The RNA shown here (transfer RNA) has 76 nucleotides and comes from Thiothrix sp. UBA5583. Rfam family: tRNA. About the family: Transfer RNA (tRNA) molecules are approximately 80 nucleotides in length. Gene Ontology term of the family: triplet codon-amino acid adaptor activity.

[in-house]
RNA sequence: GACCCUAUCGUCUAGAGGCCUAGGACACGACCCUUUCACGGUUGUAACCGGGGUUCGAAUCCCCGUAGGGUCGCCA
Numbered sequence: 001g002a003c004c005c006u007a008u009c010g011u012c013u014a015g016a017g018g019c020c021u022a023g024g025a026c027a028c029g030a031c032c033c034u035u036u037c038a039c040g041g042u043u044g045u046a047a048c049c050g051g052g053g054u055u056c057g058a059a060u061c062c063c064c065g066u067a068g069g070g071u072c073g074c075c076a
Stems, first nucleotide, its partner, number of pairs: 001072007010026004018056001028044005049065005
């Protein structure tokens, strides 16, 4: 340098054009339960890497960029 893959709550992830004002688990906060803690129950906070495009409609499709990973190549 070329090509390919990946990027979503604090962490791990669901998502395949409309059911997403984005769901779940763990973690965290509050309350309940308990003599206390743990367990358990209820509830809350919290995310789509950035920009542009297509579309009536984009987390989802396309392009550019950023970051990470892989394969091949170039120089030495």

Its mean pLDDT, the model's own confidence on a scale to 100, is 83.